[in-house]
Context: one part of a larger RNA
RNA sequence: UGACGGGGGCCCGCACAAGCGGUGGAGCAUGUGGUUUAAUUCGAUGCAACGCGAAGAACCUUACCUGGGCUCGAACGGUGGUGGACAGCGGUGGAAAUACCGACUCCUCUUCGGAGGCCGCCAUCGAGGUGCUGCAUGGCUGUCGUCAGCUCGUGUCGUGAGAUGUUGGGUUAAGUCCCGCAACGGGCGCAACCCCUAUUCUUAGUUGCUAACAGGUGAAGCUGAGCACUCUAAGGAGACUGUCUCGGAAAUCGGGGAGGAAGGUGGUGAUGACGUCAAGUCCUCAUGGCCUUUAUGUCCAGGGCUACACACGUGCUACAAUGGACGGUACAAAGGGUUGCAAAGCCGCGAGGCAGAGCUAAUCUCAAAAACCGUCCUCAGUACGGAUUGCAGUCUGCAACUCGACUGCGUGAAGCUGGAAUCGCCAGUAAUCCCGGAUCAGCAUGCCGGGGUGAAUACGUUCCCGGGCCUUGUACA
Numbered sequence: 001u002g003a004c005g006g007g008g009g010c011c012c013g014c015a016c017a018a019g020c021g022g023u024g025g026a027g028c029a030u031g032u033g034g035u036u037u038a039a040u041u042c043g044a045u046g047c048a049a050c051g052c053g054a055a056g057a058a059c060c061u062u063a064c065c066u067g068g069g070c071u072c073g074a075a076c077g078g079u080g081g082u083g084g085a086c087a088g089c090g091g092u093g094g095a096a097a098u099a100c101c102g103a104c105u106c107c108u109c110u111u112c113g114g115a116g117g118c119c120g121c122c123a124u125c126g127a128g129g130u131g132c133u134g135c136a137u138g139g140c141u142g143u144c145g146u147c148a149g150c151u152c153g154u155g156u157c158g159u160g161a162g163a164u165g166u167u168g169g170g171u172u173a174a175g176u177c178c179c180g181c182a183a184c185g186g187g188c189g190c191a192a193c194c195c196c197u198a199u200u201c202u203u204a205g206u207u208g209c210u211a212a213c214a215g216g217u218g219a220a221g222c223u224g225a226g227c228a229c230u231c232u233a234a235g236g237a238g239a240c241u242g243u244c245u246c247g248g249a250a251a252u253c254g255g256g257g258a259g260g261a262a263g264g265u266g267g268u269g270a271u272g273a274c275g276u277c278a279a280g281u282c283c284u285c286a287u288g289g290c291c292u293u294u295a296u297g298u299c300c301a302g303g304g305c306u307a308c309a310c311a312c313g314u315g316c317u318a319c320a321a322u323g324g325a326c327g328g329u330a331c332a333a334a335g336g337g338u339u340g341c342a343a344a345g346c347c348g349c350g351a352g353g354c355a356g357a358g359c360u361a362a363u364c365u366c367a368a369a370a371a372c373c374g375u376c377c378u379c380a381g382u383a384c385g386g387a388u389u390g391c392a393g394u395c396u397g398c399a400a401c402u403c404g405a406c407u408g409c410g411u412g413a414a415g416c417u418g419g420a421a422u423c424g425c426c427a428g429u430a431a432u433c434c435c436g437g438a439u440c441a442g443c444a445u446g447c448c449g450g451g452g453u454g455a456a457u458a459c460g461u462u463c464c465c466g467g468g469c470c471u472u473g474u475a476c477a
Base pairs, nucleotide, nucleotide: 001477002476003474004473005472007471008470009469010468011467012466013465015461016460019425020424021423022422023421026317027316028315029314030313031312032311033310034308035307042053043052064303065302066301067300068299069298070297076126077125078124079123080122081121082120083119084118089102090101091100092099093098106117107116108115109114128292129291131290132289133288137286138285139281140280141279142277144275149188150187151186152185153184154183155164156163157162168179169178170177194269196267197266199237200236201235202234203233204232205231208227209226210225213224214223215222240263243257244256245255246254247253319418323377324376325375326374327373328372335366336365337364340359341358345354346353347352384415389410390409391408392407393406394405395404431453432452433451434450435449436448437447
């Protein structure tokens, strides 16, 4: 100087408390451990691994296993030689890769010598490796932590390590600001500048909108018309403790009020200092070294990654009446769509099928649910719950046996609110209800977004956990 303390002081955080809803019990989904296996590819392992890499394992992917092939090689570049096609098509063998056979078969320039392009074969120099080392590395990322800290120049003090500044008194979300002070200044962080959102104005008015006028319909901005309103999207305005008051030695600041759509950082996002963990990643990529070269490379078929006594994590669905069933009837936002989204119509109980208007989209389309209104159920393992399973189907795809999703009929398991323990959340939040997107032929309870309905509680900081500042002890570095 740090680090540590079941030392002290001050302060903060859904850290506790006060509340609401969960997990832990059940069934299923998914990941992991373990076990099994020819293989169950590999990585991630306290917080910070475990719905993680994987934004989607039937083949492919695929790295694993078994078997069948190839060795200038599956892809690419150079040089030399050689040939004229290669690809595709038909046939035979084969699980395929592929082997053999058959037919077909080059282009441009040309001084007709040849040159060039493209492709095949031979030789050769480079190949290839998801093989090892993340403790050789770059890059990227997690984490402490969006915590308020981390430092430098000059000066001063100290023999020196170092200190000071950065401590102190206030204050703040903040090393934020003020005052004081052997310090005076600067940098990286904080804040602001950026995006979205809340109010308003101007401009613009189609594909959006419809107040007035007119036409029109079963109804409808449907049509003329209009750009007021909503909205869209570009530019401004607006919030700064500006103003009043109280507290305070003063300053910073704090409490309350007015005006205002918004008030003291208005709400949110992006943004992550010096560093820590030899944290993670050589399987995104790049790369040193090592290993391999008729194989640890590469092609193909089938299998596996989907196994199952069990243990754990994360979720979904429930155990019901604030509910379930049936019928009626409203209201979104944000997105996607031409190899696509698909309306109306018809068929089917349904998944879906037929057909196809319109749409390269503010034009067409995918396209809401809870809520609300009525009826039934009356506390039961039930008209709750839907696992499991039989049969029959639909769709995608070369192909749903291993191993897809969905539908109908039948079947109807566990489960009556969950031990110790443990998680999230302070407001348009929790809870609850649907919708969209990426990946994607198909496959979502996961992930990333969007809106609808919409609470309770916070006395407080003694305690648990984590963190910041000052101080103290130390045989630790």
Predicted 3D model of a 477-nucleotide part of an RNA (small-subunit ribosomal RNA, 3' major domain) from a metagenome. Its mean pLDDT, the model's own confidence on a scale to 100, is 82. The RNAcentral record of the full RNA draws on SILVA.